[in-house]
Molecule: small-subunit ribosomal RNA
Organism: uncultured bacterium
RNA sequence: GACGAACGCUGGCGGCAGGCUUAACACAUGCAAGUCGCACGAGAACGCUCCUUCGGGAGCAAGUAAAGUGGCGGACGGGUGCGUAACGCGUAGACAACCUACCCUCAGGCGCGAGACAACCACGGGAAACCGUGGCUAAUAUCGCACGACGUCUGGAUCCCGCAUGGGAACCAGAUGAAAGCCUUCGGGUGCCUUUGGAUGGGUCUGCGUCGGAUUAGCUUGUUGGUGAGGUAACGGCUCACCAAGGUAGCGAUCCGUAGCUGGUCUGAGAGGAUGAUCAGCCACACUGGGACUGAGACACGGCCCAGACUCCUACGGGAGGCAGCAGUGGGGAAUCUUGCACAAUGGGGGAAACCCUGAUGCAGCCAUGCCGCGUGGAGGAAGACACCCCUAUGGGGCGUAAACUCCUUUUCUGCGGGAAGAAACCCUCGUACUUUCGAGGUGUGACGGUACCGCAGGAAUAAGGACCGGCUAACUCCGUGCCAGCAGCCGCGGUAAUACUGAGGGUCCAAGCGUUGUCCGGAAUCACUGGGCCUAAUGGAUGUACAAGUGGGGCAUCCGGUCAGGGGUGAACUCCUGCAGCUUAAACCCAAACUUGAACGUGAGACUGCUGCUCUUGAGUCCUGGAGAGGCUGCCGGAAUUCGUGGUGUAGCGGUGAAAUGCGUAGAUAUCACGAGGAACACCAGAGGCGAAAGCGGGCAGCUGGACAGGUACUGACGCUGAGGCAUGAGAGCGUGGGGAGCAAACAGGAUUAGAUACCCUGGUAGUCCGCGCCGUAAACGAUGGAUGCUCGCCGUUGUCUCGUCAAGGGACAGUGGCUAAGUUAACGCGUUAAGCAUCCCGCCUGGGGAGUACGAUCGCAAGGUUGAAACUCAAAGGAAUUGACGGGGGCCCGCACAAGCGGUGGAGCAUGUGGCUUAAUUCGAUGCAACGCGAAGAACCUUACCUGGACUCGAACGCUAAGCGCUCGCUCCUGAAAGGGAGCUUUCCGCAAGGACGCUUAGCGAGGUACUGCAUGGCUGUCGUCAGCUCGUGUCGUGAGAUGUUGGGUUAAGUCCCGCAACGAGCGCAACCCUUGUCGCUAGUUACCAGCGGAUGACGCCGGGGACUCUAGCGAGACUGCCUGCGCAAGCAGUGAGGAAGGUGGGGAUGACGUCAAGUCAUCAUGGUCCUUACGUCCAGGGCUGCACACGUGCUACAAUGGCUGGUACAACGAGUCGCCACUCUGCGAAGGGGAGCGAAUCUCCGAAAACCAGUCCCAGUUCGGAUUGGAGUCUGCAACUCGACUCCAUGAAGCAGGAAUCGCUAGUAAUCGCGGAUCAGCAACGCCGCGGUGAAUCCGUUCCCGGGCUUUGUACACACCGCCCGUCUAGCCAUGGAAGCUGAGAGCUCCCGAAGCCCGUGACCCUACCUCUUUGGGAGGGAGCGGUCGAAGGUGAGCUCAGUAACUGGGGCU
Repeated sequence: GACGAACGCUGGCGGCAGGCUUAACACAUGCAAGUCGCACGAGAACGCUCCUUCGGGAGCAAGUAAAGUGGCGGACGGGUGCGUAACGCGUAGACAACCUACCCUCAGGCGCGAGACAACCACGGGAAACCGUGGCUAAUAUCGCACGACGUCUGGAUCCCGCAUGGGAACCAGAUGAAAGCCUUCGGGUGCCUUUGGAUGGGUCUGCGUCGGAUUAGCUUGUUGGUGAGGUAACGGCUCACCAAGGUAGCGAUCCGUAGCUGGUCUGAGAGGAUGAUCAGCCACACUGGGACUGAGACACGGCCCAGACUCCUACGGGAGGCAGCAGUGGGGAAUCUUGCACAAUGGGGGAAACCCUGAUGCAGCCAUGCCGCGUGGAGGAAGACACCCCUAUGGGGCGUAAACUCCUUUUCUGCGGGAAGAAACCCUCGUACUUUCGAGGUGUGACGGUACCGCAGGAAUAAGGACCGGCUAACUCCGUGCCAGCAGCCGCGGUAAUACUGAGGGUCCAAGCGUUGUCCGGAAUCACUGGGCCUAAUGGAUGUACAAGUGGGGCAUCCGGUCAGGGGUGAACUCCUGCAGCUUAAACCCAAACUUGAACGUGAGACUGCUGCUCUUGAGUCCUGGAGAGGCUGCCGGAAUUCGUGGUGUAGCGGUGAAAUGCGUAGAUAUCACGAGGAACACCAGAGGCGAAAGCGGGCAGCUGGACAGGUACUGACGCUGAGGCAUGAGAGCGUGGGGAGCAAACAGGAUUAGAUACCCUGGUAGUCCGCGCCGUAAACGAUGGAUGCUCGCCGUUGUCUCGUCAAGGGACAGUGGCUAAGUUAACGCGUUAAGCAUCCCGCCUGGGGAGUACGAUCGCAAGGUUGAAACUCAAAGGAAUUGACGGGGGCCCGCACAAGCGGUGGAGCAUGUGGCUUAAUUCGAUGCAACGCGAAGAACCUUACCUGGACUCGAACGCUAAGCGCUCGCUCCUGAAAGGGAGCUUUCCGCAAGGACGCUUAGCGAGGUACUGCAUGGCUGUCGUCAGCUCGUGUCGUGAGAUGUUGGGUUAAGUCCCGCAACGAGCGCAACCCUUGUCGCUAGUUACCAGCGGAUGACGCCGGGGACUCUAGCGAGACUGCCUGCGCAAGCAGUGAGGAAGGUGGGGAUGACGUCAAGUCAUCAUGGUCCUUACGUCCAGGGCUGCACACGUGCUACAAUGGCUGGUACAACGAGUCGCCACUCUGCGAAGGGGAGCGAAUCUCCGAAAACCAGUCCCAGUUCGGAUUGGAGUCUGCAACUCGACUCCAUGAAGCAGGAAUCGCUAGUAAUCGCGGAUCAGCAACGCCGCGGUGAAUCCGUUCCCGGGCUUUGUACACACCGCCCGUCUAGCCAUGGAAGCUGAGAGCUCCCGAAGCCCGUGACCCUACCUCUUUGGGAGGGAGCGGUCGAAGGUGAGCUCAGUAACUGGGGCU
């Protein structure tokens, strides 16, 4: 785009079309084929009129109806598509092999006779259908005779023609064959018979074309042909007898399946593909099967006979029927109409005609089934409505000129009125003489239909829906829902902010329709003729040989088959296309033109191709010479090695492995020497080397033998190439048979390894490996690249031969074999004269993945199995090449307390603390590998507090605003209560002249409030990789592209730090530096710090005057840059116990964290979208809980002791903090602390005696004078309050623990270890935590193999959520389709035999017969018939098989989840 469509929702009108695609299923009822009295005989009734003896009769009706004989027509028209793969259809021809009623034409004729049968009458049978017997009768019915223009047949002879058989014409002789009348106006008309020609319609034959299957490869016996006969309208095996053995098929026979064919229709640019409704041509069929009759024509839709199935009637004896005609019914189905009107028109049949018949046809009805047209109003109208509805940032926006409203129109609608065309013939009269024709006149004829159309009136009046809105694809928001419900053509949406579901608003597209479903074509170059491919995506046969077949070198010539051009005929009409006409337009219709791309015929051309002939040598082949070679087959020979045997020497192990063991060995192994046996394979040479068709071929020699190559030019003269099927060869494994068997070695055994180990490793070991013969026929049989020929730059190797060369170097040619590359090509990788380039020829093969190289079938094989080779079902991918990452128990380089080397810990104990778990009314919440777990928490008794229980409040505990009312507020007292709260009372107003305001309370309403949810909606902040050295950009270049380059490479560095090189050149964020601190010095400044020199004072002290030197304080500077030297290096840079220097190679430490990753963490710091709660998920209060304890883990503290504990003495810091504070000093207390009390908002006073260390003493290796848990008692302090649940003190108690399994952590120098001090938070404190400070102060680093993490590079990848990836098979469960299967069922086609209807034909015909003949007349003959027999023969039956389909216990695999 289309449709004979269907379904869903909706529906105003008209025109024109179309309307059982399924059950060729069954059919009630009515109609669809009759007509003719001008062929014939006969001939009613109802009714009307008259008569009547009342019984009836006569006339009209009426020679009418009905029926019969006869003629013509029922073979047309109408329906359907079962069958048919066929001369059925289409196209072009042929018939010298034919027929043709009615019609036209030509010629001639129509004489004389005869006997019947219906109707009718009588009788009879039957329920009926119908039938029988007897009798009468007519014809255009039937029959006989005659004539013979003429036809047919036979014979003869003649002429003409042709495309083979042959055809035609005339003549002679013989034989044979016709007829019908009717009407008449008497003129004739019409009919009949024979004949000629035509027209029309048919029959037959032929070329070409006409679906799928080879998992159908052979088929055929009347089959193929001949002779003869029969038969037919006609040819013919059409049929029969005989003879021959043919015919057909890979250019697809036979068989199976499917199907009416065509013009056309739909689609497509075309070529094609699909289709065959309506209309038209042909064919076939008429309940199923068979058959003939009649006829011009049938083997006959509304005829006959028979058989079968079905239906109906029946008196059970027997009969009737055939809608695939028009309507209609049932059924089937998703689905397809009225039991209408009329013969008015067109056409058909009959008739002389009137006329009759006509479900053909013309019309109407139903149906949006389709196409086309029209309408549902038009113009104006912004206060852009305050309507509803929707959205919103709450300002507004949309619907929207839409509505309202004003003016207008009337197609349509309603009412009334008018009102067609389609009709002209036929018929009658006249011209006219004939009833042709023609002309004139006349009568009458319309189903549609009072329809189309027209006029008038009325009034916007009667008339809009459907689908869609994520992309493709035009059109966006809100609510609801929450991987649910649902959507979906493909991709895919939906898991709480859905433009994708549902609804709404808005919008988009179509519109009386719109969508959905189905089917076809297109897009699809996705079967590729036009117009594809095969190295790696699916796709080259394992290789050769060769019949058929396809294709083929140069020249000349013939022919003209192909090819090309012109021509005439044909290619039906309709359709399509173009033009025109008229229906108002369109669709539709009419006319004309063009087209019909085709096939056949005929004429011509002669390039190319082809046939044929002649010729050529370059393709191909032959010959001569020559050398190379693991080419093949057969035989013989050889040495090394393994093993075994015998003997010698010799002694305890050997062997094997990652390590072992099994195994062998004192019965003498292994080792070693000698000899022997046997089998298999041939080191070195050896090479990207050679040979072969491939498989493949490797010791030497001999024999036989194939091929290639080089040189020579003698010969043949296209002999060539490819090659379906065929045939041959074909590694390894395997099979059969017979040998052989050293080594090796499936299976097997044992030992190991392992969670297991039916494996890898080890010890053994049988088939096999080897040989002969015979099978198998496959491989990643690979160059994943079929063969042949020609053409298209080069460079470097190598093999063989020839050649040039001074026979040297070196060069050249041909044939092979390799590497790199140009053009070109390719999706890319790559290929590139050995093509995957450019061309030609031939063969093979491919068409998404899986199912599956499976099943079935066939075929080959001894088997194993091979070859050929599907479908159902299922998925939306599978795949190739390349790119960037990530990953690897891949490689290279490098780094890090990463390992190693060390020191000290954890893991064991007790306690502290955090977490999990458990418990609980609650044990609030968060953090969960590293990167949660002394984390948020720099401090939970109440508070905190978010949790639980209970008690209370509801504009609320705090804040803003509005309105109204009250007048306070504040303060004090009392009652109740656990408190919050509730209640009672006292007291008192402030500013302002006033209005009013401030403030507070009450009421009402907006906002409140929420540590409620979502960190996967977010901001901000943070962790981590990682202080790792990386991450990018612009321009350029390369690539089809993703991307690459730069950023890689060579060095160097802590560093993408720097240097060199380079299709790159630059730049940015990171690194480094700039900042802070610390280490040295200088300058400046000296108070509260300092005190060398001077002076003063004291028991003593920088205490004082002073000083500015020193320390220190805190500001500014200096200093370090590989700057210098030496060596190495191109440079960058590296090295040096270098110099100098306080410091040396980023001096130490800190701050500083690139692009990004982890949907990392946090909605409970804060902020915030959305959601939720609103007398509660908010707020207040009391008490409890966060501290709960069978257990598990993390982080710590204290220890286990003598490098120690205890006692006494003595010395040296720094950072800090302090007024609700630090607290000197003093008194009391054993002590925690308490009572007094000075100083200090601090370089001034205080915390503040630092501890380890050092000097003495004691303990003497023990669960202790170690260790301090736990518990009892007594206290202190803070605080409203220490019960749950604080810290500290004293006395007493004195647990575990004697150095910690597997495992694991930190640290490279002022570091680890060890020792104490301070601070934040804080009333107090669970702090042993955290953050800082100083004191004492080590050991080790060979090195980068390994573990972990990281950087760069390279490689592989089936990973990309990126190895915590992906993914395989069994098993379990559910579902689906399918194979096998004992069987069962159905269908189909043939075969065998039996039976054998109807009927044609043959025979017979004793019975019957009027027509003709005869006269021996009750006859005979000719002829015909009934009956009977036979051939053929449908249906039916029988039997053995075949094919297909369905189903099946059980069973096999497959797919999906």